[in-house]
RNA sequence: AUAGAAAAAGCCAAACCUCAGGAGACUGGGGGACGGAAAGCCACGGGUCUAGUUUUAGAUAGCCGGGUUGCCUUGA
Numbered sequence: 001a002u003a004g005a006a007a008a009a010g011c012c013a014a015a016c017c018u019c020a021g022g023a024g025a026c027u028g029g030g031g032g033a034c035g036g037a038a039a040g041c042c043a044c045g046g047g048u049c050u051a052g053u054u055u056u057a058g059a060u061a062g063c064c065g066g067g068u069u070g071c072c073u074u075g076a
Stems, first nucleotide, its partner, number of pairs: 003073002011036002016031006034062001040068003044065003047060005
């Protein structure tokens, strides 16, 4: 490199509730824990969603692919 989550140390946090932001999709704080081996980061390609519709702009990385960084074990 590759592979994996048996072990060990840990990490993240769905739905839902609450507060705040936004036109909205949705996002952030707190609670919560469905799950995750990158559920860390990136909007590059596709999908979906929002606003508008001449064009476009925005959201989603826990939708798929891709790029990139990393703990432990395995191991060329």
Source information
This is a predicted structure of a 76-nucleotide RNA (c-di-GMP-I-GGC riboswitch aptamer) from a Desulfobacterales bacterium. NCBI's taxonomy places the organism under Bacteria, Pseudomonadati, Thermodesulfobacteriota, Desulfobacteria, Desulfobacterales. Of the family's consensus pairs, 95% are formed in the model.